[in-house]
RNA sequence: GGUCGGCCCGGCGAUGGGGCUCGCCGGAACUUCCGCGACGCGGAUGAUGGCUCCUACGGACGG
Numbered sequence: 001g002g003u004c005g006g007c008c009c010g011g012c013g014a015u016g017g018g019g020c021u022c023g024c025c026g027g028a029a030c031u032u033c034c035g036c037g038a039c040g041c042g043g044a045u046g047a048u049g050g051c052u053c054c055u056a057c058g059g060a061c062g063g
Stems, first nucleotide, its partner, number of pairs: 009026005016054006032044005
């Protein structure tokens, strides 16, 4: 210096917060999808990695 394993800690998983849980990473993990004349332009879904609650936003109905 490289590689592997264990433990502790921290971080990340397309926009916020809480709980539970899964995966990934150790300056990396991560930075959605579709179309086209393609490094530019246009369009679409979703506040979750997953479940759930809250908040914000959007749609419909009723008072």

The RNA shown here (Fluoride riboswitch aptamer (crcB RNA motif)) has 63 nucleotides and comes from a Thermoplasmata archaeon. The sequence was found by an Rfam model in a public genome assembly. The prediction has a mean pLDDT of 79. Of the family's consensus pairs, 100% are formed in the model.